[in-house]
RNA sequence: GCCACCUUAGCUCAAUGGCAGAGCAGUAGUUUUGUAAACUACGGAUGCGGGUUCGAUUCCUGCAGGUGGCU
Numbered sequence: 001g002c003c004a005c006c007u008u009a010g011c012u013c014a015a016u017g018g019c020a021g022a023g024c025a026g027u028a029g030u031u032u033u034g035u036a037a038a039c040u041a042c043g044g045a046u047g048c049g050g051g052u053u054c055g056a057u058u059c060c061u062g063c064a065g066g067u068g069g070c071u
Base pairs, nucleotide, nucleotide: 001070002069003068004067005066006065007064010024011023012022013021018054026042027041028040029039030038047063048062049061050060051059
């Protein structure tokens, strides 16, 4: 320098173009003499910009970051 792939919650991961979810973690509560466990509830996210579309996590494009390969 070229090519491919990836970027969603604190972490690990889902999501046929049509209400963004789960597990763990966090907070609050119930329970207990107390702690843990268990149960209930709550908060929290689509890397950034542009485009297509009635509608974009999803399709197209540029940038940024990461991984791998080639030279």
Molecule: transfer RNA
Organism: Patescibacteria group bacterium